[in-house]
Context: one part of a larger RNA
Molecule: large-subunit ribosomal RNA, domain I
Organism: Halorubrum aidingense JCM 13560
RNA sequence: CCAGCUGGUGAAUGGCUCGGCUCGAGAGCCGACGAAGGACGUGCCAAGCUGCGAAAAGCUCAUGGGACCCGCAUGGAGGGAAAGAACAUGAGAUCUCCGAAUCGGAAUCCGUUUACAAUUGCCACGCGCAAUAGGGAACUCCCUGAAUUGAAACAUCUCAGUAAGGGAAGGAAAAGAACGCAACCGCGAUGUCGUUAGUAACCGCGAGUAAAACCGACACAGCCCAAACCGAAGGUCUUCGGACCAAUGUGGUGUUCGGGUUGACAAUCAAUUCUCGACAACUCAUUCGAAGUCUCCUGGAACGGAGCGUGAAACAGGGUGACAACCCCGUAGAAUGAGUCAGUACAGAAGGCGUCAAUACCAGAGUAGCAGGGGUCGGAUAUCCUCUGUGAACACCUCAGGCAUCCCCUGAGAAGGCUAAACACUCCUCGAGACCGAUAGCGAACAAGUAGCGUGAGCGAACGCUGAAAAGCACCCCGAGAAGGGCGGUGCAAUAGGGCCUGAAAUCAGCUGGCG
Numbered sequence: 001c002c003a004g005c006u007g008g009u010g011a012a013u014g015g016c017u018c019g020g021c022u023c024g025a026g027a028g029c030c031g032a033c034g035a036a037g038g039a040c041g042u043g044c045c046a047a048g049c050u051g052c053g054a055a056a057a058g059c060u061c062a063u064g065g066g067a068c069c070c071g072c073a074u075g076g077a078g079g080g081a082a083a084g085a086a087c088a089u090g091a092g093a094u095c096u097c098c099g100a101a102u103c104g105g106a107a108u109c110c111g112u113u114u115a116c117a118a119u120u121g122c123c124a125c126g127c128g129c130a131a132u133a134g135g136g137a138a139c140u141c142c143c144u145g146a147a148u149u150g151a152a153a154c155a156u157c158u159c160a161g162u163a164a165g166g167g168a169a170g171g172a173a174a175a176g177a178a179c180g181c182a183a184c185c186g187c188g189a190u191g192u193c194g195u196u197a198g199u200a201a202c203c204g205c206g207a208g209u210a211a212a213a214c215c216g217a218c219a220c221a222g223c224c225c226a227a228a229c230c231g232a233a234g235g236u237c238u239u240c241g242g243a244c245c246a247a248u249g250u251g252g253u254g255u256u257c258g259g260g261u262u263g264a265c266a267a268u269c270a271a272u273u274c275u276c277g278a279c280a281a282c283u284c285a286u287u288c289g290a291a292g293u294c295u296c297c298u299g300g301a302a303c304g305g306a307g308c309g310u311g312a313a314a315c316a317g318g319g320u321g322a323c324a325a326c327c328c329c330g331u332a333g334a335a336u337g338a339g340u341c342a343g344u345a346c347a348g349a350a351g352g353c354g355u356c357a358a359u360a361c362c363a364g365a366g367u368a369g370c371a372g373g374g375g376u377c378g379g380a381u382a383u384c385c386u387c388u389g390u391g392a393a394c395a396c397c398u399c400a401g402g403c404a405u406c407c408c409c410u411g412a413g414a415a416g417g418c419u420a421a422a423c424a425c426u427c428c429u430c431g432a433g434a435c436c437g438a439u440a441g442c443g444a445a446c447a448a449g450u451a452g453c454g455u456g457a458g459c460g461a462a463c464g465c466u467g468a469a470a471a472g473c474a475c476c477c478c479g480a481g482a483a484g485g486g487c488g489g490u491g492c493a494a495u496a497g498g499g500c501c502u503g504a505a506a507u508c509a510g511c512u513g514g515c516g
Stems, first nucleotide, its partner, number of pairs: 001514008014501001015465002019436002021433006027426002029135002037098003040053003044076002048072002059092006068080003103111003112115001118132005139170001140168005150157001154204001180187002191218004201209002222418003225364001229252002233250001234245004258362002260359006272350004281340008292308001293324001294307004309326002311315001317329003369390007397413005452459002472500001476486003
């Protein structure tokens, strides 16, 4: 020096999984009755997490539950429980301080004394009765609104109405019952998905941007005012005495199949409102829930092998000392209760849909339209919005039909309002997976947004596995020894000895052999 062996170090690999990821279904708001989020406390011993709040790992009640219990957390001490604890669900009590934080100030404390601070509604004018605020993972609507970038430079353009900021609301939001599409045939609110289609259209006609109707699906639901006409017939609160709103109109009628009014006819039927109020299904909780622990063998252990059986509306899965339908929990199925569907369907009540004729009373104005400027859009002369100016008609009227104008034809009634379902999202719950398996999978399977870093905004790790059971090595010896080791014991195994399954490689030591 090489090789091998025996060990050490080391942690790969294999196996495992109380964690993640994705999808599906469900469910979806909390808050001045003080939230979300924190601080500080709270246990016999108590640092952390969890729970709770000076009544402090808890108190009371109801129902279930059942013989054990005093959280993670397996120790010591001491307690509780058949007068029914623990545990689960529901209801209630308590609930420090900060925090919208709200008597004033201030980080979680202090002061004055007891205060709805501020804004708003009503008001018997007393904060008397009420309301708002703040938070929420993403989703929704509205307002404001970039740049990097692309165009191989750059300015229109693009990125993009994106990121970001602000506001508002809900479990969804928004939209919505045609002044719509269409094309000479017709359809009949809206939304979403598929398609139309990378098409029509726009565009330094560059780069790029980019619809709609039809059609096929999901789901379906329609209504109310203003006015004409009538004119107090109405409503809110109440201490039941009344007070207030209301002729600047409460209420009735009425709303495009137009309506009103007048006259004639017919006869109880539509919308709407009110009352009652489900089944099924699904989810959750609780309960019931079949059939071998027979013989022999191996083994530490039988759930293995051999032999003989049994159940199945249950051979999903997990546990149990190795691979268990029949050992245990469960599973199929069933029962009871609660919740969702849903104050929905059905039912009932009020209500009164109508027909013919006449009349010409009503039908949303600085609006429709036009001109100019701007934004936006695929919208091109033909999108939508907006500013300035101008500015109609009145149903014998008006608007639209993708250039203008005119005539027909067709479709539809703007300038008031409401509206479930179908679809978006996932803080949360459940289920599933030709998803990961500890350098993977969330940053986080472990004290995880922890330790640590930064003045700060913020950045941000690593760390899983003894054994079936602690049976976690008594006693003795060496040693300075709670270090380490020996003997010995436990155990199938200690080369399973507490960072302990397996235990590769680099690497270290010793030994053996070879070569020099």